[in-house]
Transfer RNA from uncultured Ruminococcus sp., 74 nucleotides, folded computationally. Model confidence (mean pLDDT): 81 of 100. Taxonomically the source falls in Ruminococcus (Bacteria, Bacillati, Eubacteriales, Oscillospiraceae). Its Rfam family is "tRNA". By type it is a transfer RNA.

């Protein structure tokens, strides 16, 4: 230099042949259980989907560029 993959809640993912309230787990907050802790159970806050920009009535998802890791290739 070329190619491919990978970025979504504090952490580990999951949705990706476009259809809308954007979701699971752990962890946090409260709350119920206990004599108190942990477990457990029930709520609940947390995400401009890496940034930009374009198609579309509608983009996490298609398309252009562009940051950052990773991997091949010369």
């Nucleotide at each position: 230099g070329c190619g491919c993959c990978a970025a979504u809640a504090g952490c580990u993912c999951a949705g990706c042949a476009g259809g809308a309230u954007a979701g699971a787990g752990c962890g946090u907050g409260c709350g119920c259980c206990u004599c108190c802790u942990a477990a457990g159970c029930g709520u609940a806050a947390g995400g401009u989907c890496g940034g930009g920009g374009g198609u579309u009535c509608g983009a996490a998802u298609c398309c252009c560029u562009u940051u950052u890791g990773g991997c091949g290739c010369g």